[in-house]
RNA sequence: UCUCAUUGCGAGUGGGCGAGGGACUGGCCCGAGGACCCCACGGCAACCGGUGGCCACCGGCAGCGCGGCCACGUCCAGGUGCCAAUUCCAGCCCGGUAAACGCCGGGGAAAAUGAGA
Numbered sequence: 001u002c003u004c005a006u007u008g009c010g011a012g013u014g015g016g017c018g019a020g021g022g023a024c025u026g027g028c029c030c031g032a033g034g035a036c037c038c039c040a041c042g043g044c045a046a047c048c049g050g051u052g053g054c055c056a057c058c059g060g061c062a063g064c065g066c067g068g069c070c071a072c073g074u075c076c077a078g079g080u081g082c083c084a085a086u087u088c089c090a091g092c093c094c095g096g097u098a099a100a101c102g103c104c105g106g107g108g109a110a111a112a113u114g115a116g117a
Base pairs, nucleotide, nucleotide: 001117002116003115004114005113006112007111012041013040014039015038016037020030021029022028024091025090026089027088042083043082044081047079048078049075050072051071052070053069054068055067057065058063087110092107093106094105095104096103097102
């Protein structure tokens, strides 16, 4: 960089530092009563991995084979991730609300995370 999946659930204390932070733009928030970030401990979740079961496939009938589904976090010193606000909201397109502001719904873009290339 590309592909695929997911993103209204969930989960914080202490210490350090000291000024911005929430990707971008606009809004709206968080922040000297110390945010963001770092460290320790704790926790959440279940993408990958693991374990068990069922089904299908392959088959020299042996299988530590292969694919799908389900269950399990009391699931290993597992690999990542995450623990303000829906991904904080919107941004582009379409539809509904008589019209407009606004609101509601759908899709997209962007972003984040994981897995693969």
This is a predicted structure of a 117-nucleotide RNA (SAM riboswitch aptamer (S box leader)) from a soil metagenome. The RNAcentral record of the sequence draws on MGnify. Its Rfam family is "SAM riboswitch aptamer (S box leader)". Rfam links the family to the GO term regulation of gene expression. The prediction has a mean pLDDT of 83.